[in-house]
Context: one part of a larger RNA
RNA sequence: GUCAGCGACUUAUUAUUUUUAGCAAGCUUAAUUAUUAGUAGGCGUAGAGAAAUCGAGUUUGAAAGAGCGAUAGUUAAAAAUAAUAGACCCGAAACCAAGCGAUCUAUCCAUGAACAGGUUGAAGGUAAUAUAAUCAUUACUGGAGGACCGAACUGGUAUCUGUUGCAAAAGAUUCGGAUGAUUUGUGGAUAGGGGUGAAAGGCCAAUCAAGCUUGGAGAUAGCUGGUUCUCCUCGAAAGCUAUUUAGGUAGCGUCUUAUAAGUAAAAACUAAUGGUAAAGCACUGUAUUUGAUUAAGUUUAUCUGAAUCAUAACAAACUAUGAAUAUUCGUUUUUUUAUUAUAAGAAACACACAAUGGGUGCUAACAUCCAUUGUGAAAAGGGAAACAACCCAGAUCAUAAAUUAAGGUCCCUAAAUCUUAUUUAAGUGGAAAAUGAAUUUAAUAAUCUUUGACAAUCAAAAGGUGGGCUUAGAAGCAGCCAUCCUUUAAAGAAAGCGUAAUAGCUCAUUGAUAUAGAUGAUUGAUUCGAAAAAUUUAACGGGGCUAAAAUAAGUACCGAAAUUAUGAACAUUAUUUUUGUGGUAGAGGAGCGUUGUGUAAAUCAAAGAAGAUUUAUUAUAAAAUAAAUUGGAGAUAUCACAAGUGCGAAUGCUGAC
Repeated sequence: GUCAGCGACUUAUUAUUUUUAGCAAGCUUAAUUAUUAGUAGGCGUAGAGAAAUCGAGUUUGAAAGAGCGAUAGUUAAAAAUAAUAGACCCGAAACCAAGCGAUCUAUCCAUGAACAGGUUGAAGGUAAUAUAAUCAUUACUGGAGGACCGAACUGGUAUCUGUUGCAAAAGAUUCGGAUGAUUUGUGGAUAGGGGUGAAAGGCCAAUCAAGCUUGGAGAUAGCUGGUUCUCCUCGAAAGCUAUUUAGGUAGCGUCUUAUAAGUAAAAACUAAUGGUAAAGCACUGUAUUUGAUUAAGUUUAUCUGAAUCAUAACAAACUAUGAAUAUUCGUUUUUUUAUUAUAAGAAACACACAAUGGGUGCUAACAUCCAUUGUGAAAAGGGAAACAACCCAGAUCAUAAAUUAAGGUCCCUAAAUCUUAUUUAAGUGGAAAAUGAAUUUAAUAAUCUUUGACAAUCAAAAGGUGGGCUUAGAAGCAGCCAUCCUUUAAAGAAAGCGUAAUAGCUCAUUGAUAUAGAUGAUUGAUUCGAAAAAUUUAACGGGGCUAAAAUAAGUACCGAAAUUAUGAACAUUAUUUUUGUGGUAGAGGAGCGUUGUGUAAAUCAAAGAAGAUUUAUUAUAAAAUAAAUUGGAGAUAUCACAAGUGCGAAUGCUGAC
C1' cells in the first nucleotide's frame, strides 16, 4: 500500500412542542397485589394582588387609562429538541493516591584484588677535603614524587567506516591517564518534589525540568481528525448588539416546518422628508490672483503694508443656493404568493472578487476599512487559448430535432477568403510614459499668383563712402556710436564665407526666360524612436495574414445544458391548464436493505436450504427477481414490533498478502 472483518448521535430520568390513540370537567395511578383493591398522591376545573382582601374579575389610580385574567384538559405511545449524566467516536501534555525499583548509573560504608618493562635520582647517610668549630665542596650511597616514557588496566581526542548497522552508540587508525583525588570484585546504604551529584539539570534499569506500575478515569480539550443506504421539497450566513470577547457563545437579522391572517411587491400619480453631487463665496477658513485707497512702520522709497473696496479662485470637519437616485403616507393599475404573526428546528456570526461612492495608503498593492449592487461561496453549460469572483446563461430526464445569446465565420475549428467606403506599411494590429521626430491623410481659415507666384536658369546687386571713433591697419563684415542721403527695376553704412588690411565669392533686393498653382500655420487621424534579461521563438493560442489589421455601415451563417418542438417523471393546486424541479451548511418528507421476535406446529427445502461465484432481466434510486455452477441443512413470504442496522477515509483497530 491493497483486500477482508470490526469501527462513531446511544441509554435513563425530567421538561417543552407536534402527531396519533383513550377518556373528558375531568384524566390518571406509585409502592404493594393472583385479582379486587390501593383514590394516598399528581395535573386540570379561577383569577388578580406584596398582602389584607375581593372575585369573572382584580391590581394600580382622584379619575381617565393601563397590567394580568375570564371553559379543555389529562393519560399513554412515537418523533424532535433541551437539561442532568462520559452523552456522537478517537486523541493530550498534565494532576492526585497507593505501591515497585540503586543487578544500569551517582555517592558512600565494609571487606578483598590489580598495576610488564624502562627512565629520572629529592631528603637523609658514609668517606675524603676543609674549619678553631660549623658552614661548604667532591665522591659514593640512598630511593622520594597526585615525577617521566610505555603495556595490562582505564578512558574516549581527531578522522573515516557504519546509519533497514556486527551494534537502539559498534569497528579501524589515532590519542589521554597508567603509585593514584588510581582501577576493580563481592556484600551493603540512600527512593520520586525524594535520592545522589569535583554541578552537565547530569544520573536514579535503552524512561528524567520530577522514575515506573496500578488506580481516581471514559480527567478535561471553546482544539484537530473522523462520523457508514437511496430519492423528493425548500434552502442560508460569513451582518448588528454584547461578551476576560475576538477561530467561542447568546439575542436579533437571514433559512426550514406547521398553524393562522389576508396581506406584500412593482409601476404611475399625489403629498412629504433632506443638505449629498453640482454650484457659490454673504458667513468660517485658505503661505488665495491682480489693482485702488489708506492707518502704521522705518532704512524716507518708483518702499513695506494690517484694514476697507473692486476683481479672480479653493474647502471632509464653509453655505444666503441645491438636484437625480433613495426614503415615507395615500390612491389607482398590473403581475403574482412574493407579506405578517405564533410555535418548533437550525446552520451561521474567518468571507472573496468585480463595478460604483468614499476613508487609510503613494488616487501603491490579488493591500486595508465602510456603503450600494452583482457573481462566487452553494452554479454546471457557452465565450475570454488555459483562467472561483469578468461577458452570455441558471443543468428534472430523453432526442442524429429547430431558433438564438455572448462570441465568432482563411486553416487548426462549426460558420463569409461576404458587400460598400475609407485608413494603416509600422507585422502597427499582437505590451508602456514624459518627450522628440517623420511621413502620410483629413479639415480649417490665411497669404502670394496669367499685371506670371514658388522652385530653377541668365543678369544686376550701384554712388556719397575707405560713414565717424578706435587702431600699426579696421576699407559693409575685431570692437564702440550712428544707421542717413542719392541714383534706381532693385541693391543693408550690410545676413554669411574671405583678406595683414584691401581684393574676391554669396545673400537680402530687382529684371528677364519659362510656366500653373505655390507658401507657411493651426487642428484631428496615423505611424516611428524613446523600448536592454536571464533553459526556448515566448507580449496574435499556433499556422500564417497586407487583410485574415483598423474605422463606419449592411446582409447571411455558425454558436450554450438559454428558448422552442416531441415524449416521460415528479412537486404545487380540490381538479385541469398553468407554474415549478442547480445547490454547500441546514430544515422537512417518503422509502430500500441488514439482525432478532411474533405471524410460523404455516410455507419452501436431499427432485438440494443458507452461503459462495457468474450471467440475464426489471425498477426513478437504495435494490429486486430468475437461471447456471458450487455447496450440503436449514431458510422464510406478508403485516407488525425491537435495534449492537448500512463504511472509503479517523497518521483508525485486528488479520492476510

A computed fold for a 657-nucleotide part of an RNA from Candidatus Carsonella ruddii, annotated as large-subunit ribosomal RNA, domain II. The RNAcentral record of the full RNA draws on ENA and SILVA. Its mean pLDDT, the model's own confidence on a scale to 100, is 83.